This is a predicted structure of a 541-nucleotide part of an RNA (large-subunit ribosomal RNA, domain I) from uncultured Erythrobacter sp. Its mean pLDDT, the model's own confidence on a scale to 100, is 81. The source organism's lineage runs through Bacteria, Pseudomonadati, Pseudomonadota, Erythrobacteraceae and Erythrobacter.
[in-house]
Context: one part of a larger RNA
RNA sequence: AGCAUUUGGUGGAUGCCUUGGCAUGUACAGGCGAAGAAGGACGUGGCACGCUGCGAUAAGCGUCGGGGAGAUGUGAGCAAUCUUUGAUCCGGCGAUUUCCGAAUGGGGAAACCCACCUUCACCAUUUCUUUCUGAUUACCUUUCGAGGUGAUCGGAGCGAGGUGGAUAAGGUAUCACCUUAGUGAAUAUAUAGCUUUGGUGAAGCAAACCCGGGGAACUGAAACAUCUCAGUACCCGGAGGAAAAGACAUCAACCGAGAUUCCGUUAGUAGUGGCGAGCGAACGCGGACCAGGCCAGUGCCUUUUCAUAAAUUAGCAGAACUCUCUGGAAAGUGAGACCGUAGUGGGUGACAGUCCCGUAUGCAAAAAUGAUUGAAAAGGACUUGAGUAGGGCGGGACACGUGAAAUCCUGUCUGAACGUGGGGGGACCACCCUCCAAGCCUAAAUACUCGUACAUGACCGAUAGCGAACACAGUACCGUGAGGGAAAGGUGAAAAGCACCCCGAUUAGGGGAGUGAAACAGUACCUGAAACCGGAUGCUU
Numbered sequence: 001a002g003c004a005u006u007u008g009g010u011g012g013a014u015g016c017c018u019u020g021g022c023a024u025g026u027a028c029a030g031g032c033g034a035a036g037a038a039g040g041a042c043g044u045g046g047c048a049c050g051c052u053g054c055g056a057u058a059a060g061c062g063u064c065g066g067g068g069a070g071a072u073g074u075g076a077g078c079a080a081u082c083u084u085u086g087a088u089c090c091g092g093c094g095a096u097u098u099c100c101g102a103a104u105g106g107g108g109a110a111a112c113c114c115a116c117c118u119u120c121a122c123c124a125u126u127u128c129u130u131u132c133u134g135a136u137u138a139c140c141u142u143u144c145g146a147g148g149u150g151a152u153c154g155g156a157g158c159g160a161g162g163u164g165g166a167u168a169a170g171g172u173a174u175c176a177c178c179u180u181a182g183u184g185a186a187u188a189u190a191u192a193g194c195u196u197u198g199g200u201g202a203a204g205c206a207a208a209c210c211c212g213g214g215g216a217a218c219u220g221a222a223a224c225a226u227c228u229c230a231g232u233a234c235c236c237g238g239a240g241g242a243a244a245a246g247a248c249a250u251c252a253a254c255c256g257a258g259a260u261u262c263c264g265u266u267a268g269u270a271g272u273g274g275c276g277a278g279c280g281a282a283c284g285c286g287g288a289c290c291a292g293g294c295c296a297g298u299g300c301c302u303u304u305u306c307a308u309a310a311a312u313u314a315g316c317a318g319a320a321c322u323c324u325c326u327g328g329a330a331a332g333u334g335a336g337a338c339c340g341u342a343g344u345g346g347g348u349g350a351c352a353g354u355c356c357c358g359u360a361u362g363c364a365a366a367a368a369u370g371a372u373u374g375a376a377a378a379g380g381a382c383u384u385g386a387g388u389a390g391g392g393c394g395g396g397a398c399a400c401g402u403g404a405a406a407u408c409c410u411g412u413c414u415g416a417a418c419g420u421g422g423g424g425g426g427a428c429c430a431c432c433c434u435c436c437a438a439g440c441c442u443a444a445a446u447a448c449u450c451g452u453a454c455a456u457g458a459c460c461g462a463u464a465g466c467g468a469a470c471a472c473a474g475u476a477c478c479g480u481g482a483g484g485g486a487a488a489g490g491u492g493a494a495a496a497g498c499a500c501c502c503c504g505a506u507u508a509g510g511g512g513a514g515u516g517a518a519a520c521a522g523u524a525c526c527u528g529a530a531a532c533c534g535g536a537u538g539c540u541u
Base pairs, nucleotide, nucleotide: 001540002539003538004537005536006535007534008533009532015526016490017489020460021459022457023456024455025454026453027452028451029449030448031205032204039100040099041098042055043054044053046078047077050074051073061094062093063092064091065090066089070082071081072080105114106113107112115172116171117170118169119168122165123164124163125162126161127160128159130157131156132155133154134153135152136151137150138149139148140147141146174202175201176200177199178198181195182194183193209240210238211237212236213235214234220227224274250257251256261288262287263286264285265284271279272278292441293440294439295385297382300380301379302378303377304376305375306374307373311369312368313367315363316362317361321336322335323334325332337354338353339343345357346356347355390414391413392412393411394410395409396408397407400426421436422435423434424433425432477484478483497525500512501511502510503509
């Protein structure tokens, strides 16, 4: 040095576990905001770094309910306190709520700077009114103590006002509409406009769903231009818990149906298409859900007031087991019982229907919310739809690319009839059938999930599952920025977390002792694989 066996170190795979995720179902909720939101900055604890809570009343204040023994979040420590005169905790309603932020008095490099106006309490000074009181004096009365009226000079207090100071509070943005007043053109009266008083409203944020206005390209066509991707992505505007649509100028086919929406089928059919790639219906049938109304009024709509249930927001009661053996520990073994409208589940020193929390079941609200319905009051809209239907030109939407192209929308130019009428039935005409445009409203079935509650899983189990299981994750870190974006779980049943002694440098680390079932469970802590690095023994060289 190699090989083999064995024993260690390092390392953190594997096994087991789960505080965290993922998905689905049901129900709820579907908004918050100038009464200042979402989101933040800064503070706030006896000691206080992060998170959580809260806001100068600052891990909190008041009140009304629940609850019943401990409590002062995470958080274990010390200190100091609170609590059966009911604390901590849970719920309802209130109070407080710094600064930034739509941010709105002006500015601004967010959490900062600088203003103006008005006013309460307070202080100083001053005017008036009024109450009480002291001194002096004039007159009247007098029982000679004193009393009454008036005047002057003081003191104290209530109330009203002026000036100054200082504190605190409120107000002061823009736009729209209503309203008050003034001013005021072309243009004489006027009006528009401008300024102004008061009032009301808006703004900003939010995951998807919805409607509207704009609107690509990569790609496919095996190239590419019509076409496709696709009216998709994206941008903008607007609204609601849904939105949109909706009560036939609809379909059908000579039979009839009877608003809209959604699903299945019809059907990859009929069609359309450089007839390429592709795109792609409808009638009908079967379902979900069903609802119709209004235009001068016994109706409808809006607002306000009053009355009105379940339910939601804390909770309460809630059955039934003991002995023995093993063991550190019994829920396990053995034996005999019991409950069950409860043998879902979780915890407890190993596996518990009967130990604990619960579960089945039954019950409960001072207060707030509460669909709907009814009543009353106030206000509002609207008389059947003409610059419309149709036509020309140019576009777009319809499954339909201009085509034989009907139907719908309209940028532009035109332009009817008036129920003896008009539209449609896929060029167009006739007959026939059917409906009545150019006014308005309308629940449900449908779409979605930032969220709340409950439940479930042939979903994951720490390189998985959300990026994030971790008192510190959208953190550390990277980037000028938009943005990108980690790693990191496990002692033990219980800290019982090794008193004391020894080596060592009054370390680190180790050896004893002790705890514990176990310390090769010692805070580098369950198990502890391999790579890699040592020791011992044997063999070979």